[in-house]
The RNA shown here (SAM riboswitch aptamer (S box leader)) has 137 nucleotides and comes from a soil metagenome. The sequence is in RNAcentral, with records from MGnify. Model confidence (mean pLDDT): 78 of 100.
C1' cells in the first nucleotide's frame, strides 16, 4: 500500500498484584483480584484443503462433425480441467473469546424541548466518512 469484514459467537485455572477498555472527551471493567505470562477449553470460517449443488459465461485440452484433394485456421457439438456463486464440513495457517470497534469526536440530513446557555441514552434520529482491528494479497 489495496482489497473484504467489523449489531453474532465463545472462558476456566494456575503465576502475578494496579491498572484496563488504542489515542482525546465520557461511560464503564478491575483487591468477589486489572495488565501480562502458561495451561486447558471454546468461537468463528479470513487463508488453505474436501464434498455437494448451481443459470450463463470466459479460459484451456483432446475428441467428433462440417469444410476441404490433404493440412492448419475459422464454425457447430457434447466431454474434462481451472475461473465464479451458494451449503456443509474442517486437519492445519491466523484471529478471537466484558459493553455494537463500548458511545461520542469529522461532514451531510432532520426532529423535540428551553428565554438563553443548552439538554433529548455514554449516541436527540438517519446516512457516510476518519481512526482502529482482523484476514488476504
Nucleotide at each position: 500500500c489495496u482489497c473484504a469484514u467489523c449489531g453474532a459467537g465463545a472462558g476456566g485455572g494456575g503465576c502475578a498484584g494496579a491498572g484496563g477498555g488504542a489515542a482525546c472527551g465520557g461511560c464503564c471493567c478491575g483487591g468477589u483480584g486489572a495488565a501480562g505470562c502458561c495451561c486447558c477449553g471454546g468461537c468463528a470460517a479470513c487463508c488453505c484443503c474436501g464434498u455437494c449443488a448451481u443459470a450463463c459465461g470466459u479460459g484451456c485440452g483432446a475428441c467428433g462433425c462440417a469444410u476441404g484433394g490433404a493440412g492448419c485456421a475459422c464454425g457447430c457439438g457434447g466431454c474434462g480441467c481451472a475461473c465464479a456463486u451458494g451449503a456443509c464440513g474442517a486437519c492445519g495457517g491466523u484471529g478471537c473469546c466484558a459493553a455494537u470497534u463500548c458511545c461520542g469526536a469529522c461532514u451531510c440530513g432532520u426532529g423535540g424541548c428551553g428565554a438563553g446557555a443548552g439538554c433529548c441514552g455514554u449516541u436527540g434520529c438517519g446516512a457516510g466518512a476518519a481512526a482502529g482491528a482482523u484476514g488476504a494479497g